[in-house]
Context: one part of a larger RNA
RNA sequence: UGACGGGGGCCCGCACAAGCGGUGGAGCAUGUGGUUUAAUUCGAUGAUACGCGAGGAACCUUACCAGGGCUUAAAUGUAGACUGACAGGUCCGGAAACGGACUUUUCUUCGGACAGUUUACAAGGUGCUGCAUGGUUGUCGUCAGCUCGUGCCGUGAGGUGUCAGGUUAAGUCCUAUAACGAGCGCAACCCCUGUCGCUAGUUGCCAGCGAGUAAUGUCGGGAACUCUAGCGAGACUGCCAGUGCAAACUGCGAGGAAGGUGGGGAUGACGUCAAAUCAUCACGGCCCUUACGCCCUGGGCUACACACGUGCUACAAUGGCCGGUACAGAGAGCAGCCACCCCGCGAGGGGGAGCGAAUCUACAAAACCGGUCACAGUUCGGAUCGGAGUCUGCAACUCGACUCCGUGAAGCUGGAAUCGCUAGUAAUCGGAUAUCAGCCAUGAUCCGGUGAAUACGUUCCCGGGCCU
Numbered sequence: 001u002g003a004c005g006g007g008g009g010c011c012c013g014c015a016c017a018a019g020c021g022g023u024g025g026a027g028c029a030u031g032u033g034g035u036u037u038a039a040u041u042c043g044a045u046g047a048u049a050c051g052c053g054a055g056g057a058a059c060c061u062u063a064c065c066a067g068g069g070c071u072u073a074a075a076u077g078u079a080g081a082c083u084g085a086c087a088g089g090u091c092c093g094g095a096a097a098c099g100g101a102c103u104u105u106u107c108u109u110c111g112g113a114c115a116g117u118u119u120a121c122a123a124g125g126u127g128c129u130g131c132a133u134g135g136u137u138g139u140c141g142u143c144a145g146c147u148c149g150u151g152c153c154g155u156g157a158g159g160u161g162u163c164a165g166g167u168u169a170a171g172u173c174c175u176a177u178a179a180c181g182a183g184c185g186c187a188a189c190c191c192c193u194g195u196c197g198c199u200a201g202u203u204g205c206c207a208g209c210g211a212g213u214a215a216u217g218u219c220g221g222g223a224a225c226u227c228u229a230g231c232g233a234g235a236c237u238g239c240c241a242g243u244g245c246a247a248a249c250u251g252c253g254a255g256g257a258a259g260g261u262g263g264g265g266a267u268g269a270c271g272u273c274a275a276a277u278c279a280u281c282a283c284g285g286c287c288c289u290u291a292c293g294c295c296c297u298g299g300g301c302u303a304c305a306c307a308c309g310u311g312c313u314a315c316a317a318u319g320g321c322c323g324g325u326a327c328a329g330a331g332a333g334c335a336g337c338c339a340c341c342c343c344g345c346g347a348g349g350g351g352g353a354g355c356g357a358a359u360c361u362a363c364a365a366a367a368c369c370g371g372u373c374a375c376a377g378u379u380c381g382g383a384u385c386g387g388a389g390u391c392u393g394c395a396a397c398u399c400g401a402c403u404c405c406g407u408g409a410a411g412c413u414g415g416a417a418u419c420g421c422u423a424g425u426a427a428u429c430g431g432a433u434a435u436c437a438g439c440c441a442u443g444a445u446c447c448g449g450u451g452a453a454u455a456c457g458u459u460c461c462c463g464g465g466c467c468u
């Protein structure tokens, strides 16, 4: 000077408390450990690994294993040599890669050009080292801190400033002060959202006027409204009252759509963990070079006495089933989204308009109304299994999704323990997208609908900040 203390003081955070809903028990999905295996490729491992890299493992991917094959595949350059082909087509062997046979077969100003084969040199490696590295990332933590110049103090390491008294979400600001200033952070500037105005009016809108229909902004038209998308206004403790030296705080004060950071996002200081990544990429060193490189077929990454994490579905009547009826937002679409019609119980199939989309495409569901079930392992629950099918794809055996018929397991609210959340939040309900032929998505990331309870307080648990 730091760090630490079951030392002290002050303060904060879904940290506790007060509440609501879960996990831990069941079945299944998924990741991991372990075990197994020819291989179950590799990495991630307290918080900060475990629905993580992977925003799509049937082949491919793929890095692993078995077998078959190549020695330069792909890319590019230089030099030398050879050829007029190579590629394509047909046939044969083969699991394919590959090998073999037949066939078609350059231009030319004759200098060569072009292409191919071959030789040499460069190659190639998801091989090792993240404890040699760059770059990127997690975490403490969106915590309020971390420093510098000059001056002053100290022999010096260093201190001061950054402390003290207030105040704040904040090293935010004020007062005081051997300090005076400054930088990186905080805040603001950026984006979305909430109110209003101006401009614009199609593909969106329809108040008033007219036309038309069984009905519909359908048509003439309109520019009001909604909306769209550009520019502005608006919130600043600005005003009032109280307290205070001030900063500031308090007020079911005013005005206002919004009030004291209005809500959300992006934004992550100096640094910590030799934290993570050599398998995104780049790169030093080391290693392999008829193989640790490359091509292919099949298998594996999907195994299964078991253990753990994260989820989904339930155990029911605030519910299940049947019928009727209503209301979103955001995003996507041409090898695509697909109205409508016909066939099929259905997944789907066959026709077939519109739309590169404010124009066309996609039933929102919970909710509401009516009926039924009467507490039961049930009209709860749907695992598992049998059969029959549909679709994608060269191909669904290992190993796809979906549909129909039958089957109808565990499960009656879960021990110790443990997690999330303070408002349009939790809970609950559906919708969309990326990846993608298809999909193991119950995942991830967004979008809206319905919509709570509780916070006395800071003694205690955990983490953090300042002073001592």
Base pairs, nucleotide, nucleotide: 007468008467009466010465011464012463013462015458016457019421020420021419022418023417026313027312028311029310030309031308032307033306034304035303042053043052064299065298066297067296068295069294070293076122077121078120079119080118081117082116083115084114088103089102090101091100092099093098106113107112124288125287127286128285129284133282134281135277136276137275138273140271145184146183147182148181149180150179151160152159153158164175165174166173190265191264192263193262195233196232197231198230199229200228201227205222206221209220210219211218236259239253240251241250242249243248315414319373320372321371322370323369324368332361333360336355337354340351341350342349343348380411385406386405387404388403389402390401391400427450428449429448430447431446432445433444
A computed fold for a 468-nucleotide part of an RNA from an uncultured bacterium, annotated as small-subunit ribosomal RNA, 3' major domain. Its mean pLDDT, the model's own confidence on a scale to 100, is 82. Rfam family: Bacterial small subunit ribosomal RNA. Its family is annotated with structural constituent of ribosome and ribosome in the Gene Ontology.